């Protein structure tokens, strides 16, 4: 100097013109709308992000409701802590993996320490089921090749001792299959073998020690329980009521429907708003009578819709001082107010500078081009994903110079 990996930060700067959204102050005038309410003028200052994104978790808030118990369902799953909460974060343990240094003489391999990466890391000695192909056997394990054939029996040879070959049978060391085959390795032992016995390592149980704990270490005992998979069902523990700002609250048209009141209805009468008799439709009812409701107009009331307003941004807020804690984080001091739209504002243009690339030459100037991912929608805490370019730290590799 270049590149890889891990972590952190930034995401052009300054100024001008014209707009858009909302705030404060002034002006208290005009316009729109039935109303609720909205708009119009001027000045001042404000106006996207590190992810505003995916909507994957967790909460605040709101309503339904009163969520106590049981069932079903879902989520989470080493330990301790943080937090409003979490599937998040921090610290630790264990496993695994990469690198560095050291030890076993070197290599390989094993191991100790240090620095990272990753881990759905509860239970397979509760039960049910599964394990393709290959293979003898995939689990109440098994025997293809192989080894043995001590014991029992047979055949051959031999005078005999015995030797050789089969059978019954024994074995699971070696070979072979497989992702996976009943501890590993060495020695003893044996007919051959085998934890059959022993040393070391592993494993299980127990005691002690250290640790809040996950767990670690020493020792003793046991000859080994028993394959894999719970990201198969399942079991165990913990947590979870549902819906979501289109929540929800308030104001409030037209039309239709509801309720109330008044006047009415076809004919007749008169006291001119009452009486009598009727028509049509519905209800009651098998049918008729009877009873009852309605038929039109006006006014009022109440619910909902369109529409309008609130909810709406002061908050688990941000910056900062000091203190506690390994840290996540917590307490405390001081300061700041930091978008709030709603068919949805945050835009366009210009100038100067910085950055990258290209070209030119007077070699530090001129000219040209370019700028990612993306864009608030009730608000927070996370996770995940996208990203031109720039900076810093750690670590490793390679190259150049001394």
């Nucleotide at each position: 100097g270049a590149g890889g990996c891990g972590g952190a930060u930034c995401g052009g700067a300054c100024g001008g013109u014209c707009g858009c959204c909302g705030g404060u102050g002034a002006c208290c005038a005009g316009g729109g709308g039935c109303a609720a309410c909205c708009c119009u003028u001027c000045a001042c200052g404000g106006g996207a992000g590190g992810a505003a994104g995916g909507u994957c978790c967790g909460g605040a808030c709101u309503c339904c409701g009163c969520a106590g118990g049981a069932c079903a369902g879902g989520a989470u799953g080493c330990u301790g802590g943080c937090u409003a909460a979490c599937g998040g974060c921090c610290a630790g343990g264990c496993g695994u993996u990469g690198g560095g240094c050291g030890g076993c003489c070197c290599a390989a391999g094993c191991u100790g320490c240090c620095c990272g990466g990753c881990g759905a890391c509860g239970g397979a000695a509760a039960g049910u089921g599964g394990c393709a192909c290959a293979g003898a056997a995939a689990a109440c394990a098994c025997a293809c090749c192989g080894c043995c054939g001590a014991u029992g029996g047979c055949c051959g040879c031999g005078c005999a001792a015995g030797c050789g070959g089969g059978c019954a049978g024994g074995c699971a060391a070696g070979g072979g299959u497989g992702a996976a085959a009943a501890g590993g390795c060495g020695a003893g032992g044996u007919a051959a073998g085998a934890g059959c016995u022993c040393a070391c390592c592993g494993c299980a149980u127990c005691u002690c020690u250290g640790g809040c704990g996950a767990c670690a270490g020493c020792g003793a005992u046991g000859g080994c329980a028993g394959g894999c998979a719970a990201a198969a069902c399942c079991c165990c523990a913990u947590c979870c009521g549902g819906a979501g700002c289109a929540a929800c609250a308030c104001c409030a048209a037209a039309u239709a429907g509801g309720c109330g009141u008044a006047c009415g209805u076809a004919c007749g009468g008169c006291u001119u708003g009452c009486c009598g008799u009727g028509u049509c439709g519905g209800g009651u009812g098998g049918u008729c009578c009877g009873c009852u409701c309605g038929a039109g107009u006006a006014c009022g009331c109440g619910g909902g819709u369109a529409g309008g307003u609130g909810g709406c941004u002061u908050g688990a807020a941000c910056a900062u001082u000091c203190g506690g804690g390994u840290a996540a984080c917590c307490g405390u001091c001081u300061g700041u107010c930091u978008a709030g739209a709603g068919g949805a504002a945050u835009g366009a243009c210009c100038g100067u500078c910085a950055c990258a690339c290209c070209g030119g030459c007077u070699u530090g100037c001129c000219g040209g081009u370019g700028g990612a991912c993306a864009g608030a929608a009730u608000c927070c805490g996370g996770c995940c994903u996208a990203c031109a370019g720039a900076u810093c730290c750690g670590u490793c590799u390679c190259c150049c110079c001394c």